The RNA shown here (Bacterial large signal recognition particle RNA) has 267 nucleotides and comes from a Thermoleophilia bacterium. The gene name in the source record is ffs. RNAcentral holds the sequence, with entries from ENA.
RNA sequence: CCGUGCUAGGCGGGGAGCUAGCGGUGCCCUGUACCCGCAAUCCGCUACAGCGGGGCUCAAUUCCCGUCCGAGGGGCCGGCCCAGGGGGUUCGGUCUCGAGAAGAGCGGCGUUGAUGGCGAGGUCCCAUUCGGUGCGCGACCGCGAACCAGGUCAGGUCCGGAAGGAAGCAGCCUUAAGCGGACCCGCGUACGCGCAGUGGGGCAACCUCGCCGGAGCAGGCGACUCGAGACCCAUCCGUGGAUCGCGCUUCGACGACGGGUGCACGG
Numbered sequence: 001c002c003g004u005g006c007u008a009g010g011c012g013g014g015g016a017g018c019u020a021g022c023g024g025u026g027c028c029c030u031g032u033a034c035c036c037g038c039a040a041u042c043c044g045c046u047a048c049a050g051c052g053g054g055g056c057u058c059a060a061u062u063c064c065c066g067u068c069c070g071a072g073g074g075g076c077c078g079g080c081c082c083a084g085g086g087g088g089u090u091c092g093g094u095c096u097c098g099a100g101a102a103g104a105g106c107g108g109c110g111u112u113g114a115u116g117g118c119g120a121g122g123u124c125c126c127a128u129u130c131g132g133u134g135c136g137c138g139a140c141c142g143c144g145a146a147c148c149a150g151g152u153c154a155g156g157u158c159c160g161g162a163a164g165g166a167a168g169c170a171g172c173c174u175u176a177a178g179c180g181g182a183c184c185c186g187c188g189u190a191c192g193c194g195c196a197g198u199g200g201g202g203c204a205a206c207c208u209c210g211c212c213g214g215a216g217c218a219g220g221c222g223a224c225u226c227g228a229g230a231c232c233c234a235u236c237c238g239u240g241g242a243u244c245g246c247g248c249u250u251c252g253a254c255g256a257c258g259g260g261u262g263c264a265c266g267g
Base pairs, nucleotide, nucleotide: 001267002266003265004264005263006262009057010056011055012030013029014028015027020046021045022044023043024042034054035053036052037051038050063260064259065258066257067256068255072251073250074249075248076247077245078244079243081241082240083239085237086236092232093231094230095229096228097227098226099225100224105221106220108217109216116212117211118210119209120208121207122206123205124201125200126199127198128197129196130194131193132191133190134189135188136187137186138185140181141180142179143178149174150173151172152171157166158165159164
């Protein structure tokens, strides 16, 4: 060095996720890399590997290690956009409320006389009159007394010789106290009463009227200034989502390069 047989090894790997952690089933990437059974409110482990069974290949194109490249995935940062939350004034806008000033932009009053001045009266207070209403009393009407109210008193009783006289029950009539009615009248009294009257007071303000005088009055609307409030917005700070950067970082398939790895027999 060659041949035969065998062994370690190999017959895919990776990312995210799950998990205390790891491997696998499921998802994704790579790209072709035996078969069967099992596994997500899961299966098996604490280890060079999913567990169980079977098969193929073999010391290098294939196994192992290192470097590079790099599909793809994860994390972070940044830009733009969207959604939603919070803060929120110095920007701005809309609306509401309050105050102020302003006399002409609109509207109103005014030569059928404004502002102003004078006078009278009223609204106000006191007293009082009248009226109204309520209440009470009187008057009115009705009822109303076994006897202790009146009148008349049958019968009966009493006195008397008689004439005559006396008291008097029932009945009838009347009435007192009282009870009831009525609300017309009279008197008294009270008043959250009165477009009512009289007298006195008061008169700041308002209203009415009269007189003088002859042109203004007035903040209703809009606009202005200030203040308060509500909402929106600019802006700020978190959160979530989508997308982009040939941004940073991490893992990294495929691939490229370099290196490494047996045993027995025979020639």